[in-house]
Group I catalytic intron from a Candidatus Poribacteria bacterium, 217 nucleotides, folded computationally.
Rfam family: Group I catalytic intron. About the family: Group I catalytic introns are large self-splicing ribozymes. They catalyse their own excision from mRNA, tRNA and rRNA precursors in a wide range of organisms. Rfam 15.1 lists 5,602 matches to the family in 1,395 species. For this family Rfam cites "Crystal structure of a group I ribozyme domain: principles of RNA packing" (Cate et al., Science, 1996).
Model confidence (mean pLDDT): 76 of 100.
NCBI's taxonomy places the organism under Bacteria, Bacteria candidate phyla, Candidatus Poribacteria.
């Protein structure tokens, strides 16, 4: 440098500037909020998604309710069939996080008192009260939820931090002023319904039955 391919994820598929579901961003409305924003329903597409550190790995179970494109099928539909995926009830869970209780008349500190002399030390049963550990409960979040599934790992999950960007200012502070400083807040999608592998009755391939108009089990 050129060429091909792509253009947010994702599953179809006759590989169509094609269909679906998801994230975001615009509109409007609704409830919170001082705003930034956040959720939530409806519609519309023009698609921007920061960086590092530590730490968890347990639960993985019994029921149940949807479900689109797509296949067949039809004059058009239903049925029917696979299926991305959207969940509800019970119980269950690792680390942090948060109530309670126990060790606890508890280390420690104050306060008193007595010795003693400007340090130290005994005592109380007066005040406050930890850390850490046991045990039960809570919220979030997970599991149910792969191709029936086993196992192992840690991330795009839980937890707890630190950077960086960019937004807000109602109450306090501050300034000559000005979100400009302190300070608090908000925003930085979504892919884990197995993600990376490992393995397997499977799937791909060949025969064969069987239940069906057909798809397909």
């Nucleotide at each position: 440098c050129g060429a091909u391919g792509g253009a947010c994820u994702u599953a179809a598929g006759u590989a169509a500037u094609u269909u679906g579901a998801g994230c975001c961003u615009c509109a409007u409305a609704u409830a919170g909020g001082a705003a930034a924003c956040u959720a939530u329903a409806u519609g519309a597409g023009u698609g921007u998604a920061c960086g590092c550190u530590u730490u968890c790995a347990a639960a993985u179970u019994c029921g149940g309710g949807g479900g689109a494109a797509c296949c067949u099928g039809u004059a058009a539909a239903a049925u029917g069939g696979c299926a991305a995926u959207c969940c509800c009830g019970a119980g269950c869970u690792a680390a942090a996080c948060u109530u309670a209780u126990g060790u606890g008349a508890u280390a420690g500190a104050c306060g008193c008192g007595a010795a003693a002399a400007u340090u130290a030390u005994c005592g109380u049963u007066g005040u406050c009260a930890a850390g850490a550990c046991a045990u039960a409960g809570g919220g979030a979040a997970g599991u149910g939820u792969a191709g029936a599934g086993a196992c192992u790992u840690a991330a795009u999950g839980g937890a707890a931090g630190c950077g960086c960007a960019c937004c807000c200012a109602a109450a306090g502070a501050g300034u000559a002023a000005u979100g400009u400083c302190g300070u608090g807040g908000g925003u930085g999608a979504a892919g884990a319904g197995a993600a990376a592998g490992u393995c397997c009755a499977g799937a791909c391939c060949a025969c064969a039955a069987a239940u069906u108009c057909c798809g397909a089990u």